[in-house]
Molecule: transfer RNA
Organism: Thioclava dalianensis
RNA sequence: CUGCGCGUAGCCAAACUGGAUAAGGCACGGAACUUCUAUUUCUGAGAUUGCGGGUUCGAAUCCCGCCGCGCAGU
Numbered sequence: 001c002u003g004c005g006c007g008u009a010g011c012c013a014a015a016c017u018g019g020a021u022a023a024g025g026c027a028c029g030g031a032a033c034u035u036c037u038a039u040u041u042c043u044g045a046g047a048u049u050g051c052g053g054g055u056u057c058g059a060a061u062c063c064c065g066c067c068g069c070g071c072a073g074u
Base pairs, nucleotide, nucleotide: 001073002072003071004070005069006068007067010026011025012024019057028044029043030042031041032040050066051065052064053063054062
């Protein structure tokens, strides 16, 4: 330099052929329980889906550019 794949919360991770409030787990805050801690139970908050733009009634999903990571090739 070229090709392919990936990027979603602090961490992991789902989302079908584009369809409406972006699941779930860990971690975190609060409460119950306990002498205290841990466990368990209940509850709460946290995402403009890497960045920018485009298509569409509607984009995590499709298209373009850029950034980062991985693999392969030169």